Record summary: SAM riboswitch aptamer (S box leader) from Seleniivibrio sp., 109 nucleotides, folded computationally. It was read from a public genome assembly, where an Rfam model found it. Rfam family: SAM riboswitch aptamer (S box leader). About the family: The SAM riboswitch is found upstream of a number of genes which code for proteins involved in methionine or cysteine biosynthesis in Gram-positive bacteria. The model forms 86% of the base pairs in the Rfam consensus.

[in-house]
RNA sequence: AACUUAUCCAGAGUAGCGGAGGGAAAGGGCCCUGUGAAGCUACAGCAGCCGGUCGGCAUAAUAAGCCGAUGUCUGGUGCUAAUUCCUGCCGAUGAAGGAAAGAUAAGCA
Numbered sequence: 001a002a003c004u005u006a007u008c009c010a011g012a013g014u015a016g017c018g019g020a021g022g023g024a025a026a027g028g029g030c031c032c033u034g035u036g037a038a039g040c041u042a043c044a045g046c047a048g049c050c051g052g053u054c055g056g057c058a059u060a061a062u063a064a065g066c067c068g069a070u071g072u073c074u075g076g077u078g079c080u081a082a083u084u085c086c087u088g089c090c091g092a093u094g095a096a097g098g099a100a101a102g103a104u105a106a107g108c109a
Base pairs, nucleotide, nucleotide: 003107004106005105006104007103008102013043014042015041016040017039021032022031023030027087028086029085044080045079046078048077049076050075051073052070053069054068055067056066057065084101089098090097
């Protein structure tokens, strides 16, 4: 890289270096950006998933499992403009909805 499953209208930024782009995807729209983009570094933060802890259910049991809470929880991963910024394909139009793609996690190999 591939495959499987789940989630994606929640949340969270400052500084230094840097120096013109950025918001994944042709096109369309909208937006961010020399009051400093991308990228890198430091520190801080968030709490989705896994793990931890606490409580409940259940149990022969402090096991497995299920539910809830918790970031004052020194963990793993991820993330910190805008719904995954909106759209794109199906839905005869529009919309609801769905799909695809993408992202993240866990698993598999």
NCBI's taxonomy places the organism under Bacteria, Pseudomonadati, Deferribacterales, Geovibrionaceae, Seleniivibrio.